Background: A computed fold for a 549-nucleotide part of an RNA from an uncultured prokaryote, annotated as small-subunit ribosomal RNA, 5' domain. The prediction has a mean pLDDT of 82.

Context: one part of a larger RNA
RNA sequence: GAACGAACGCUGGCGGCGUGGCUAACCCAUGCAAGUCGUGCGCGAACGUUCCCUUCGGGGAGCUAGUAGCGCGGCGGAAGGGUGAGUAAUGCAUGGGUCACGUACCCUGGGCAGGAGGAUAACCCGCCGAAAGGCAGUGGAAUACUCCAUGAGACCACGCGGGGGCAUCCCCGAGCGGUCAAAGGGCGGGGACCCCGACUUGUCGGGGCCUGCCGGCCUGGGAUCGGCCCAUGUCCCAUCAGCUUGUUGGUAGGGUAACGGCCUACCAAGGCAACGACGGGUAGCCGGGCUGAGAGGUCGACCGGCCACAUUGGGACUGAGACACUGCCCAGACUCCUACGGGAGGCUGCAGUAACGAAUAUUGGGCAAUGGGCGCAAGCCUGACCCAGCAAUGCCGCGUGUGGGAAGAAGCCCUUCGGGGUGUAAACCACUGUCAGGGAUUACCAAGCAAAUCCGCCUAACACGCGGAGGCGUUGAGGCGUCCCAAAGGAAGCCACGGCUAACUUCGUGCCAGCAGCCGCGGUAAGACGAAGGUGGCUAGCGUUGUUC
Numbered sequence: 001g002a003a004c005g006a007a008c009g010c011u012g013g014c015g016g017c018g019u020g021g022c023u024a025a026c027c028c029a030u031g032c033a034a035g036u037c038g039u040g041c042g043c044g045a046a047c048g049u050u051c052c053c054u055u056c057g058g059g060g061a062g063c064u065a066g067u068a069g070c071g072c073g074g075c076g077g078a079a080g081g082g083u084g085a086g087u088a089a090u091g092c093a094u095g096g097g098u099c100a101c102g103u104a105c106c107c108u109g110g111g112c113a114g115g116a117g118g119a120u121a122a123c124c125c126g127c128c129g130a131a132a133g134g135c136a137g138u139g140g141a142a143u144a145c146u147c148c149a150u151g152a153g154a155c156c157a158c159g160c161g162g163g164g165g166c167a168u169c170c171c172c173g174a175g176c177g178g179u180c181a182a183a184g185g186g187c188g189g190g191g192a193c194c195c196c197g198a199c200u201u202g203u204c205g206g207g208g209c210c211u212g213c214c215g216g217c218c219u220g221g222g223a224u225c226g227g228c229c230c231a232u233g234u235c236c237c238a239u240c241a242g243c244u245u246g247u248u249g250g251u252a253g254g255g256u257a258a259c260g261g262c263c264u265a266c267c268a269a270g271g272c273a274a275c276g277a278c279g280g281g282u283a284g285c286c287g288g289g290c291u292g293a294g295a296g297g298u299c300g301a302c303c304g305g306c307c308a309c310a311u312u313g314g315g316a317c318u319g320a321g322a323c324a325c326u327g328c329c330c331a332g333a334c335u336c337c338u339a340c341g342g343g344a345g346g347c348u349g350c351a352g353u354a355a356c357g358a359a360u361a362u363u364g365g366g367c368a369a370u371g372g373g374c375g376c377a378a379g380c381c382u383g384a385c386c387c388a389g390c391a392a393u394g395c396c397g398c399g400u401g402u403g404g405g406a407a408g409a410a411g412c413c414c415u416u417c418g419g420g421g422u423g424u425a426a427a428c429c430a431c432u433g434u435c436a437g438g439g440a441u442u443a444c445c446a447a448g449c450a451a452a453u454c455c456g457c458c459u460a461a462c463a464c465g466c467g468g469a470g471g472c473g474u475u476g477a478g479g480c481g482u483c484c485c486a487a488a489g490g491a492a493g494c495c496a497c498g499g500c501u502a503a504c505u506u507c508g509u510g511c512c513a514g515c516a517g518c519c520g521c522g523g524u525a526a527g528a529c530g531a532a533g534g535u536g537g538c539u540a541g542c543g544u545u546g547u548u549c
């Protein structure tokens, strides 16, 4: 000199864009942070209100409403969000490999969807319990579950054919045999025909049938995302020198989506290490940030990628995916409830509290935008996100007025008492209107959704539906922009002035009080202490401290 997730002191007008618990991975009150689908399925209120009855207490029926709600089922709760404890390599970075593997949703090709059955939740009734919750019974649905059928296709044992190899065997191919499916369910439309029901006997309602959309099953390919393997690189200590028994390799088996001591049995005795094994300390890694002419040094906050963790330790279940932050089980510590028998909980999500600390914000608004989950859609959910609030915490921009105005007021300071300085500074005159203030207004952040209508596709169809065009109408939490009004009015401080180092005098003090980054100042004229006037520097900041280069 530069830098900072900074802190402290004094001071403080506005705006834009960033940033903001670095300490206790310490404890957490409260609210919210993951739901959604009625176009899979079963059940199904009440308040209120209308009518009727009434012994005036009330009772019944309808609407509310197949709504609220409960449950089964599907998809999503493995993403998004947080933190850096652990980890020196099961991590990360770069480059390869997988003939050793998986991939829900999405795109695309092919094929299929026939029949049957038994349960169960909610609900109702009963019992146990303070509660959390549990037990038993009856009825009871499905795109839940099970069985049979079909088998293009996929997979597979033995045998067969072809190729390779010295060989155990490996690769390719076809057939026999074996194994594996499903939900024709939901919503909408329909001219003729058929069936059922109602009656007013030719109409209405339902179904078959046809068809559109959303789905289901098997299978091939793609895309995407992952698993695994290899090489190289990746801090300090040798005052850590030897380490290792599933250890190193083989055979066989198990296990996995998959290779493998990943696991087990047996066999062999190996494997690693001064190019640093093993041990100890420290630490998430990287893209990058800071600094520096560079080489390098230092850091890894915000943003992005990867990893690890979710009160501590362990475990599996479900699933395409987890050994799963707001899932389950066990154990520990802690907190809370209890009728003492027993239960409940997990902010390293967003706010917020306590504690710690030099120190770090609102228990805010909104789903309008972007993105995500579910849904055909409308839409619902979303503390992701977008905004607002707080903090000069940082960077950047703007303002606190502009012009004129005396050989120069007053005050204050200095003085050789003549005068000099503050100083065009003020007053005063003329003007301007940034920002803040008041009022008015509505472009933009809006894309989307969506009526009529048109075109194309589907189809028996001009219906319905789907796609494209079109666009009545409609969507802003918050912010910005524009115009008008008023008025110099509301807006300057901090540090320094002995040398380094830009800037000097007077008074006070008297080795005292004090200053100080280094050299050093202060013991009676101190430019170094304290004050004042003046001056220098920077400026909504200025200094100090800490840390890095």
Base pairs, nucleotide, nucleotide: 001549002548003547004546006545007544008543009542010541013398014397015396016395017394018393019391020390021356028352030351031350032349035075036074037073040072041071042070043069048063049062050061051060052059053058082309083308084307091234092233093232094231095230096229097228098227101226102225106222107221108220109219110218111217112216114148115147116146117145123139124137126135127134128133153180154179155178156177160173161172162171163170164169185214186213187212188211189210190209193208194207195206196205197204198203199202235281236280237279242272243271244270247269248268249267250266251265252264253263254262284306285305286304287303288299289298290297291296311332312331313330314329315328334345335344336343337342362388364387365386366385370384371382372381373380374379401431402430403429404428411422412421413420414419435490437485438484439483440482441481444479445478448474449473453469454468455467456466457465493538494537495536496535497534498519499518500517504533505532506531507530508529514521515520